[in-house]
RNA sequence: GAGGGUGUAGCUCAGCUGGUCAGAGUGUCUGCUUGACAUGCAGAAGGUCGGUGGUUCGAACCCACUCAUCCUCACCA
Numbered sequence: 001g002a003g004g005g006u007g008u009a010g011c012u013c014a015g016c017u018g019g020u021c022a023g024a025g026u027g028u029c030u031g032c033u034u035g036a037c038a039u040g041c042a043g044a045a046g047g048u049c050g051g052u053g054g055u056u057c058g059a060a061c062c063c064a065c066u067c068a069u070c071c072u073c074a075c076c077a
Base pairs, nucleotide, nucleotide: 001073002072003071004070005069006068007067010026011025012024013023019057028044029043030042031041032040050066051065052064053063054062
């Protein structure tokens, strides 16, 4: 340099053919339970879906550019 994959909650990940409120597990916090702890139960907080722009009535999802990271190929010493 060429091609391709991945990026969504602190962590691991889902998200269907573009349409509801953006979700699960785990973790964190609060309460209940206990003499206390653990376990268990209930609830809560936490996201501008890597970034910018565009298409559309409507975008995590489509398009363009870009950033990070990984793989393959090429080139160079």